[in-house]
Transfer RNA from Gekko kuhli, 72 nucleotides, folded computationally.

Formats: sequence, C1' cells, structure tokens
RNA sequence: GGGGCUGUGGCUCAGUGACAGAGCAUCUGCCUGGUAUGCAGAAAGUUGCAGGUUCAAUCCCUGGCAUCUCUG
Repeated sequence: GGGGCUGUGGCUCAGUGACAGAGCAUCUGCCUGGUAUGCAGAAAGUUGCAGGUUCAAUCCCUGGCAUCUCUG
C1' cells in the first nucleotide's frame, strides 16, 4: 500500500427499515447490629463522523476516521 471484521449508556454485548434493550457497574430506598447478598426504583444512549436513498435509517448505499486482522 491492498483486502476483510468491528464501531450501540461507564464496561461487555443484543437488536433490526416504523422513535433502543439485556447483564454488570453507578445512585436512592427497604432489609441487616454492620457489610455483603437479596428486593424495589431511578439515572445514564445526537446508535463513532459527514452525506445520500426512503413517508420513515442504528439497520440500506457512498465517503472518510479509529481498533483488530490477513496479505504484498
């Protein structure tokens, strides 16, 4: 240099054209002599960026960026 994968809450990942969810973590309350566990609730996402197609895009297309990987 060329090819490919991936990019979604703080972390690990689902999802799939019709306004996004789980686990862990965080916070609050309950429980306990106290901690942990457990229970209930809350907060946290411009779906990495810029365009395009579409009535509607996280999802389809294009470009570029980053990680990883294969290869000369």
Rfam family: tRNA. Rfam classes the family as a transfer RNA. Rfam's curators write: Transfer RNA (tRNA) molecules are approximately 80 nucleotides in length.